[in-house]
Background: A computed fold for a 354-nucleotide part of an RNA from a metagenome, annotated as small-subunit ribosomal RNA, central domain. Rfam family: Bacterial small subunit ribosomal RNA. Model confidence (mean pLDDT): 87 of 100. The full RNA is in RNAcentral, with records from SILVA.
Context: one part of a larger RNA
RNA sequence: UUGGGCUUAAAGCGUACGUAGUCGGUUCGGCAAGUUCCCUGUGAAAUCCUGUGACUCAAUUACAGGGCUUGCGGGGAAUACUACCGAGCUUGGAACCGGGAUAGGUCAGGGGUAUUCCACGGGUAGCGGUGAAAUGCUAUAAUCCGUGGAAGACCACCAAUAGCGAAGGCACCUGUCUGGAACGGGUUCGACGAUGAGGAACGAAAGCUAGGGGAGCAAACGGGAUUAGAUACCCCGGUAGUCCUAGCCGUAAACGAUGCAGACUAAGUGUUUCCUGAACUUUGCGUUCGGGAAGCGUUGAAGGGAAACCGUUAAGUCUGCCGUCUGGGGAGUACGGUCGCAAGGCUGAAACUU
Numbered sequence: 001u002u003g004g005g006c007u008u009a010a011a012g013c014g015u016a017c018g019u020a021g022u023c024g025g026u027u028c029g030g031c032a033a034g035u036u037c038c039c040u041g042u043g044a045a046a047u048c049c050u051g052u053g054a055c056u057c058a059a060u061u062a063c064a065g066g067g068c069u070u071g072c073g074g075g076g077a078a079u080a081c082u083a084c085c086g087a088g089c090u091u092g093g094a095a096c097c098g099g100g101a102u103a104g105g106u107c108a109g110g111g112g113u114a115u116u117c118c119a120c121g122g123g124u125a126g127c128g129g130u131g132a133a134a135u136g137c138u139a140u141a142a143u144c145c146g147u148g149g150a151a152g153a154c155c156a157c158c159a160a161u162a163g164c165g166a167a168g169g170c171a172c173c174u175g176u177c178u179g180g181a182a183c184g185g186g187u188u189c190g191a192c193g194a195u196g197a198g199g200a201a202c203g204a205a206a207g208c209u210a211g212g213g214g215a216g217c218a219a220a221c222g223g224g225a226u227u228a229g230a231u232a233c234c235c236c237g238g239u240a241g242u243c244c245u246a247g248c249c250g251u252a253a254a255c256g257a258u259g260c261a262g263a264c265u266a267a268g269u270g271u272u273u274c275c276u277g278a279a280c281u282u283u284g285c286g287u288u289c290g291g292g293a294a295g296c297g298u299u300g301a302a303g304g305g306a307a308a309c310c311g312u313u314a315a316g317u318c319u320g321c322c323g324u325c326u327g328g329g330g331a332g333u334a335c336g337g338u339c340g341c342a343a344g345g346c347u348g349a350a351a352c353u354u
Base pairs, nucleotide, nucleotide: 004325005324006323007308008307012322014202015201017199021195022194023193025089026088027087028086029085030084033082034081035078036077037076038075039074040073041072042071048066049065050064051063052062053061054060092192093189094188095187096185097184098183104178105177107175108174109173110172111155112154115151116150117149118148119147120146121145122144126137127136163170164169207248208247209246210245211244212243216242217241221237222236223235224234259321260320261319262318263317264316267299268298269297270296271295272294273293274292275291276290277289278288279287280286303310304309327354328353329352336347337346338345339344
């Protein structure tokens, strides 16, 4: 390479954008590069096959013919497919218009309960904590109740099997700027598309740098318990951190452990958004019952699967492109390279062992 795989056995890059490349809807015309056929040249010899001969036979060998050399060059013909050139088409794609839906993003302003602290007032001996305790707090008046103030973080109920986003992720309210998707129209362009090695962008938490902030929580750390011990689980404290601004890091069970795009292949049922028909109507595009499209669930025919299970949101049947796997350990280690302030990331072996 051929071939076999990638939900759970090894294996889908965390995610999208996009360069090269690969692949590419439909009609007509042209060309004849790929492709097919014919003719021709060349494709050393030996080896191989057939025939005849030589050595007394054979092995061996000579000559003649054929074959192999799967290739390359020249000439001619064909035009279905592919490529290329020209002209079109509208289903793919993009744009446009319309009214809706949405925790999509960004910045600004506003609000709410609780917590802690402070001040004042009331009040008096305990509070707190646990399986039980103790450490701890408290006579400098705590815990508890009331009033007022400050600070930082968060956003109960609504809340959902719901919604949005490429993924990470996104939830108090209002506004600014802004992204995407669905539905309906079928107005415009006319294959402009699919995927995507490299590349560059985004990317939870933790961590790092600088400057702020610091209520609660809380690695480390201190103490009290438990215990044979207890570097833990439980309790009392508590610093980084958690928050904001600017910049790095680039990893996660980054999971649907399931790459992206397209086509085809039974149904039932629930729900969200849009469009639409009928009935009702308190006229609120409100309610109910149907139909269509797009999502989100669930049960399942066929089919698939080692099974669990998947099943129009496929793990079914096909096509295009990318990534990736090849026994366990050694090892995601060493070395080298590269990125990073560092922590470390990416790339990534072998000996040996079994």